Overview: Model confidence (mean pLDDT): 90 of 100. Small-subunit ribosomal RNA, central domain from uncultured Acidobacterium sp., 350 nucleotides, folded computationally. Rfam family: Bacterial small subunit ribosomal RNA. Rfam links the family to the GO terms structural constituent of ribosome and ribosome.
Context: one part of a larger RNA
RNA sequence: CUGGGCGUAAAGGGCGCGUAGGCGGCCCGCUAAGUCGAACGUGAAAUCCCCAGGCUUAACCUGGGAACUGCGUCCGAUACUGGCAGGCUUGAAUCCGGGAGAGGGAUGUGGAAUUCCAGGUGUAGCGGUGAAAUGCGUAGAUAUCUGGAGGAACACCGGUGGCGAAGGCGGCAUCCUGGACCGAGAUUGACGCUGAUGCGCGAAAGCUAGGGUAGCAAACGGGAUUAGAUACCCCGGUAGUCCUAGCCCUAAACGAUGAGUGCUUGGUGUGGCGGGUAUCGAUCCCUGCCGUGCCGAAGCUAACGCAUUAAGCACUCCGCCUGGGGAGUACGGUCGCAAGGCUGAAACUC
Numbered sequence: 001c002u003g004g005g006c007g008u009a010a011a012g013g014g015c016g017c018g019u020a021g022g023c024g025g026c027c028c029g030c031u032a033a034g035u036c037g038a039a040c041g042u043g044a045a046a047u048c049c050c051c052a053g054g055c056u057u058a059a060c061c062u063g064g065g066a067a068c069u070g071c072g073u074c075c076g077a078u079a080c081u082g083g084c085a086g087g088c089u090u091g092a093a094u095c096c097g098g099g100a101g102a103g104g105g106a107u108g109u110g111g112a113a114u115u116c117c118a119g120g121u122g123u124a125g126c127g128g129u130g131a132a133a134u135g136c137g138u139a140g141a142u143a144u145c146u147g148g149a150g151g152a153a154c155a156c157c158g159g160u161g162g163c164g165a166a167g168g169c170g171g172c173a174u175c176c177u178g179g180a181c182c183g184a185g186a187u188u189g190a191c192g193c194u195g196a197u198g199c200g201c202g203a204a205a206g207c208u209a210g211g212g213u214a215g216c217a218a219a220c221g222g223g224a225u226u227a228g229a230u231a232c233c234c235c236g237g238u239a240g241u242c243c244u245a246g247c248c249c250u251a252a253a254c255g256a257u258g259a260g261u262g263c264u265u266g267g268u269g270u271g272g273c274g275g276g277u278a279u280c281g282a283u284c285c286c287u288g289c290c291g292u293g294c295c296g297a298a299g300c301u302a303a304c305g306c307a308u309u310a311a312g313c314a315c316u317c318c319g320c321c322u323g324g325g326g327a328g329u330a331c332g333g334u335c336g337c338a339a340g341g342c343u344g345a346a347a348c349u350c
Base pairs, nucleotide, nucleotide: 004321005320006319007304008303012318014201015200016199017198021194022193023192025088026087027086029084030083031082033081034080035077036076037075039073040072041071042070049065050064051063052062053061054060091191092188093187094186095185096183097182098181103177104176105175106174107173108172109171110154115149116148117147118146119145120144121143125136126135162169163168206247207246208245209244210243211242215241216240220236221235222234223233258317259316260315261314262313263312266295267294268293269292270291271290272289273288274287275286276285278283299306300305323350324349325348332343333342334341335340
C1' cells in the first nucleotide's frame, strides 16, 4: 500500500463553527474534459513469452513472431461523471402565528440550616466512638429563648422529567440573549452534507493578581487502632472550595457507540405542539410531528447484547487501530508563568 476493522477484544477526535478538499436532488438542451469504440503513428535494442536453429546437452547464443497492458493524432458514441445555459420543488433556508424549557449573561431579592457575636434562662457536664481519648466547659459550656453578623448552597416541587453541541444547567423576580419544536401557507430555488489545517467552547484540580471565607477540607498537628499505621475512626486545621480578571486544556470529557441522509414488523410509558371523536365541561379514546425511556420481529453480533434514538440494510465525508511490555516514556518541535499539555519513537524483551 492492499485488505480487515473501531459498544465491551487495539481503535470515534471532549464538543462546536468553519477554510481547502471530497461528495451531492428532479427535468431539458449544448459541450465532449473524464469514460467507451475504430483507424493511424509511436512504444530503441536487450530482457519476459512462443516457434525454429547453433555449441555432444544445459546454461548460453542466433533468427523469426508475439508482446511492450503506454502515449499522441484524428474520426465516432453520449448512458454515467464533469463544464456551460435554462427550468423545477421534494433537500436547505427565510417570513408569519403559537406554546414548552435548571439553555446562556447581568442585576436585584427570599426563606430554612450551619457557624460566630451580644443578651436572657439555667447548671455540670458536653462532644465523640466499636470502645475511648485528644477537644470544649464553673472565666458558666452543651440545652433553650431573643436580637445581630456573614458566607455558601437552594429542602419540598423533582420525575427512567426538561434544556444545551459538548463540558454542563435547579429558590424567586427583572433586563439582555441563543437554539429547538408545532401549525398554516407564502417566498428563494440545491443556496446542501462532511470537514485536513485553523478558530472558539471546554468538569474538577492547579496557576497569577485582587477580594472573600459560614460550612467543608488536601497538607499539617493531636487522639485512638495496630507488630507498625506516614491510613481507615475521632478532635482540630491551612491552601482550596466562593467572587472579579487572566491562564491551564485534562477526564471512566462514557451511550466507553463521529457527523449526515434514505430504507426496514411491532408493543408499552413519558415530555412538547397539533388534528379528530365522545362530552355541558374536566377528561377519556383515535391519530400526526418532534423529543426521551423500557420490552421485543427480521437482521446483525465471538458472545454479551443492539434492534425506526441500530450495533440492521446502504451511500457520503472526517478521525482512529494494526501483538504485550518498554511508553504515552526519550529525543526534537510547539504551547504554557509553572504544573505540565499536544505531537511521539527506538534499542531491548516476551